Predicted 3D model of a 78-nucleotide RNA (c-di-GMP-I riboswitch aptamer) from Candidatus Electrothrix aarhusensis. The source organism's lineage runs through Bacteria, Pseudomonadati, Thermodesulfobacteriota, Desulfobulbia and Candidatus Electrothrix.

[in-house]
RNA sequence: GUUGAUAAAUGCCACAAUCGUCGCGAGGCGGUGUCGGAAAGCCAUGGGUCUCCUGUAGGAGAACGCCGGGUUGCCUGC
Numbered sequence: 001g002u003u004g005a006u007a008a009a010u011g012c013c014a015c016a017a018u019c020g021u022c023g024c025g026a027g028g029c030g031g032u033g034u035c036g037g038a039a040a041g042c043c044a045u046g047g048g049u050c051u052c053c054u055g056u057a058g059g060a061g062a063a064c065g066c067c068g069g070g071u072u073g074c075c076u077g078c
Stems, first nucleotide, its partner, number of pairs: 003077001012037002017032006035065001041071003045068003049062005
């Protein structure tokens, strides 16, 4: 530097549920929790999903643990 198995090792994240809090809402944040994950790190860029306003077509949002894409990173092997 490239590629890639997940055998090993240090560790990492945190489903559902629940408590508190913010929000019209989808949901966010913090705690408990630990279904799972090898990018379950980040990005709303494409598709899909969800919410609100409107009622005519549109507008404004949510979510990366749905699938693509972009981008960054750890260990070991070659």
Its Rfam family is "c-di-GMP-I riboswitch aptamer". Rfam links the family to the GO term cyclic-di-GMP binding.